[in-house]
Context: one part of a larger RNA
RNA sequence: AGACGGGGACCCGCACAAGCGGAGGAGUAUGUGGUUUAAUUCGAAGAUAAGCGAGGAACCUUACCUGGGCUCGAAAUGCAGCUGCAAGCCGAUGGAAACAUUGGCCGCCUUCGAGGGUGCUGUAUAGGUGCUGCAUGGUUGCCGUCAGCUCGUGUCGUGAGAUGUACCGUUAAGUCGGGAAACGAGCGCAACCCCUGUCCCAUGUUGAAUAUUCAUGGGAGACUGCCUCGGAUAACGGGGAGGAAGGCGGGGACGACGUCAAAUCAGCAUGGCUCUUACGUCCAGGGCUACACACGUACUACAAUGGUCGGGACAAUGGGUUGCCAAACCGCAAGGUGGAGCUAAUCCCAACAAACCCGGCCCCAGUUCGGAUUGAGGGCUGAAAUUCGCCCUCAUGAAGUCGGAUUCGCUAGUAACGGCACAUCAGCCAUGGUGCCGUGAAUACGUUCUCGGGUCUUGUACU
Numbered sequence: 001a002g003a004c005g006g007g008g009a010c011c012c013g014c015a016c017a018a019g020c021g022g023a024g025g026a027g028u029a030u031g032u033g034g035u036u037u038a039a040u041u042c043g044a045a046g047a048u049a050a051g052c053g054a055g056g057a058a059c060c061u062u063a064c065c066u067g068g069g070c071u072c073g074a075a076a077u078g079c080a081g082c083u084g085c086a087a088g089c090c091g092a093u094g095g096a097a098a099c100a101u102u103g104g105c106c107g108c109c110u111u112c113g114a115g116g117g118u119g120c121u122g123u124a125u126a127g128g129u130g131c132u133g134c135a136u137g138g139u140u141g142c143c144g145u146c147a148g149c150u151c152g153u154g155u156c157g158u159g160a161g162a163u164g165u166a167c168c169g170u171u172a173a174g175u176c177g178g179g180a181a182a183c184g185a186g187c188g189c190a191a192c193c194c195c196u197g198u199c200c201c202a203u204g205u206u207g208a209a210u211a212u213u214c215a216u217g218g219g220a221g222a223c224u225g226c227c228u229c230g231g232a233u234a235a236c237g238g239g240g241a242g243g244a245a246g247g248c249g250g251g252g253a254c255g256a257c258g259u260c261a262a263a264u265c266a267g268c269a270u271g272g273c274u275c276u277u278a279c280g281u282c283c284a285g286g287g288c289u290a291c292a293c294a295c296g297u298a299c300u301a302c303a304a305u306g307g308u309c310g311g312g313a314c315a316a317u318g319g320g321u322u323g324c325c326a327a328a329c330c331g332c333a334a335g336g337u338g339g340a341g342c343u344a345a346u347c348c349c350a351a352c353a354a355a356c357c358c359g360g361c362c363c364c365a366g367u368u369c370g371g372a373u374u375g376a377g378g379g380c381u382g383a384a385a386u387u388c389g390c391c392c393u394c395a396u397g398a399a400g401u402c403g404g405a406u407u408c409g410c411u412a413g414u415a416a417c418g419g420c421a422c423a424u425c426a427g428c429c430a431u432g433g434u435g436c437c438g439u440g441a442a443u444a445c446g447u448u449c450u451c452g453g454g455u456c457u458u459g460u461a462c463u
Stems, first nucleotide, its partner, number of pairs: 001463002003460003007457007015447002019410005026300008034291002042053002064286007077124006088105007108116002127275002130273003136269002138264003141260001143258001148187006154163003167178003193252004198220007223246001226240005302403001306362007318349003323342002328337003369400001374395007416439007
């Protein structure tokens, strides 16, 4: 100088407390461990792995296994030699295909220098999702959006170092004020950027129907500016006015010096090592979907603030030409026929979004709750749904009556509840992820305690 303390002082955070809703019990989905397997490819491992890489494993993907093939190779570059049949097209046999063997057609262009192009052989090399994230770049997580981390000059100290950065107030903040052997500065904080809340102006297609709303562009507005009280007259704090908004208005992007030899050689790049008729590469089938069990994350429930039937109302974000697909018709439905419109503020997805409101039935039961599981019949995508897809109809109707110890999220348009859209995508195992809108709370006395963090100080047998 640090680090640590079941030392002290001060301060903060959904950290506790106060509340609301969950997890832990059930069924299912999904990820992981384990076990199994020919293979169940690999990585991620407390917090900071486990609906994570994967924003979509039937083939492909695919890296794994079994079997069958190829060896200058599936793709790239250079050199040398040969070839002249260019290339290419159509076949035949074997075969699961890859591939192997083989037949026919065609039989190269040229500014002529022999060049280009093709194929074959040889060679230098290619190739490897093989190893090392403890050789690395880049990127990322966490502490933590915590308020810290440093430097120049000066001063102090023999020196390591200190000071500045401590102190008094204050702040979300090393934010600002005061004072002080310090004076300044840098990286962080804040602001500058984007969205949103109010108003004004301009423009206006496809929006509206001359008024809005809306869309696009530009501008105004908030600064403790005004009043009052407290305070060191300061910084600032409490209250108030006006205002759409008030003291950081709300949200996002933005993450200092560093820590964890944290994660990633499988996104990519890359040193070293290693394989080279195989650890490369092609193909078919299988596997990644197994199942005594254990854990994580979710979904659906256990019902009456409900279930079901009928009627009625109100959104926003998005997407669409190999696409979105209207009307009409067929079908109980999934869906089919159909073909209008739309390269989109025009048309379509799209429906009247659902929760909600009105009315009928159910009457507390393993039920008109709950929907797992299973049987039968259909539909769709796709060469192909057996391993292993989704959807519809009928039937079947399991566990489950609110969950032990323990544990998680959340302070406002938040939690909770309700639906809608999108990415990926032929289809989909999406109950996941990312957004959008609708309905819309309760509680915070307080900082003793738990956890994490910051500043100062103290002890130390630790560095």
Molecule: small-subunit ribosomal RNA, 3' major domain
Organism: uncultured bacterium